[in-house]
This is a predicted structure of a 357-nucleotide part of an RNA (large-subunit ribosomal RNA, domain IV) from a soil metagenome. The full RNA is in RNAcentral, with records from SILVA. Rfam family: Bacterial large subunit ribosomal RNA. Its mean pLDDT, the model's own confidence on a scale to 100, is 89.

Context: one part of a larger RNA
RNA sequence: ACCUCGCUAAGGAACUCUGCAAACUGAGUCCGUAACUUCGGAAGAAGGACUGCCCGUAGUAGGUGGAGCCCCUCGCGGGCCGAGCCCAGGCGGGUCGCAGCGAAAGGGCCCAGGCGACUGUUUAGCAAAAACACAGCACUCUGCAAACGCGCAAGCGGACGUAUAGGGUGUGACGCCUGCCCGGUGCCGGAAGGUUAACAGGAGAGGUUCGGGGGCAACCCCAAAGCCUUGAAUCGAAGCCCCGGUAAACGGCGGCCGUAACUAUAACGGUCCUAAGGUAGCGAAAUUCCUUGUCGGGUAAGUUCCGACCUGCACGAAUGGCGUAACGACUUCCCCGCUGUCUCCAACAUCGACUCA
Numbered sequence: 001a002c003c004u005c006g007c008u009a010a011g012g013a014a015c016u017c018u019g020c021a022a023a024c025u026g027a028g029u030c031c032g033u034a035a036c037u038u039c040g041g042a043a044g045a046a047g048g049a050c051u052g053c054c055c056g057u058a059g060u061a062g063g064u065g066g067a068g069c070c071c072c073u074c075g076c077g078g079g080c081c082g083a084g085c086c087c088a089g090g091c092g093g094g095u096c097g098c099a100g101c102g103a104a105a106g107g108g109c110c111c112a113g114g115c116g117a118c119u120g121u122u123u124a125g126c127a128a129a130a131a132c133a134c135a136g137c138a139c140u141c142u143g144c145a146a147a148c149g150c151g152c153a154a155g156c157g158g159a160c161g162u163a164u165a166g167g168g169u170g171u172g173a174c175g176c177c178u179g180c181c182c183g184g185u186g187c188c189g190g191a192a193g194g195u196u197a198a199c200a201g202g203a204g205a206g207g208u209u210c211g212g213g214g215g216c217a218a219c220c221c222c223a224a225a226g227c228c229u230u231g232a233a234u235c236g237a238a239g240c241c242c243c244g245g246u247a248a249a250c251g252g253c254g255g256c257c258g259u260a261a262c263u264a265u266a267a268c269g270g271u272c273c274u275a276a277g278g279u280a281g282c283g284a285a286a287u288u289c290c291u292u293g294u295c296g297g298g299u300a301a302g303u304u305c306c307g308a309c310c311u312g313c314a315c316g317a318a319u320g321g322c323g324u325a326a327c328g329a330c331u332u333c334c335c336c337g338c339u340g341u342c343u344c345c346a347a348c349a350u351c352g353a354c355u356c357a
Stems, first nucleotide, its partner, number of pairs: 004349001010343002014341001019338001027051005036041001038173001052095006062086003068080004072075001096100001101106001108336001112332003115328002120132002136171007148157003174323004179253003184250002186246005193241003200234001204230005211222004254272005281315001282312001293309005
C1' cells in the first nucleotide's frame, strides 16, 4: 500500500455519470392504511403497538379415548361412559436485563415522468433492454392431390386437418380512434386497339456449277436445275403499352402575397403548383438545430426534472396516434429514513506481500 471483515466522534450524499458500494428495513400477532383503478387491485401501501420467564383463573377450552356396559348384520362393527395422556389462547398478577422474534435467517419507504400493457424470450463467453415474443386487431392467399414448405425424384410435412381450418404479412392487452391522396410502384380485374417469341411462311438475295457468249490463252461476262447459305411480307399467346379498382398494399400528405378603427395577429381574399396538400390527437418530445427557447413549479443556487406555451430545423394516426390501472434486476427527477460515498481519514483483525530462518 493491497485482499477480506467488523467498528467509528461531529456532519449526513457535501461523494459521484449515478446513493455505485455500504448502511437502514426485516419474523409473527394485532391496529391502521391515500390518490388512482380495468373494481381484481394499488396493500406487506404508508404509519403504529406487542413479543421473555413465573403464578393464578385451571390441567380450564379443545384433542385423544383404555377398561367396563349395551346393541346387532358379528366385525379391525356401532353406541354409552369417561379413566389416562396431550395441551392452547385470553384475562389478572408478578419478575429480571441496556436489550425478550435477545443468536442465525428473513422487504428500506414515498412522490412524479418516459418506454413497454402484462408472465415470458434474447446476444452460451463485455449488452436482459424501451429489443424479441405475446393474447387481441387487420389485410391477404388457400375448395383440398389446398395454399405453402423440403426433395432431382419417389415421397413427406401442412393434416389422418377442411375456410370457426391452414399459410403469409403488418400491428401489438385494454379504452377513444385510425383522416386526405390510386399520379409513381406493387397487386387484382379487363380485353377492343398497339407491340411482341418460337413455330408456320417463303418473296427475294448470295455461293457453286451444266449451259451460252467473249478471248490465242490465262481468264472474264451472262446464267437454269440441284446442293448450300441467307431471308422480307404474312400468321403468332402471355407479358408490356392501354382501361379500371385497390393504401391496416410500397408509399405521399405545398409555396408566395395581401387583409380587422393602437399595435400585433389574421377568421377573410388573391395567386402558383400538386395525385393529394397533415384531419383528430400530441408537441423544445427516446423526435427541437437555433436552445440552458419562454413562463410557472421545485432549490439559497436547477444545461437535468415536472406543468404549460407552439415558432413541429425535421410528430402524426396498425413502418399505428393519443391515453391507461397493474406489472419492470429498464430509464429520468425529487423527498424521507439510513449510512465511511464524502468532509477526512484513523485505529484494529485476517490473508498474502515485506524482514529473518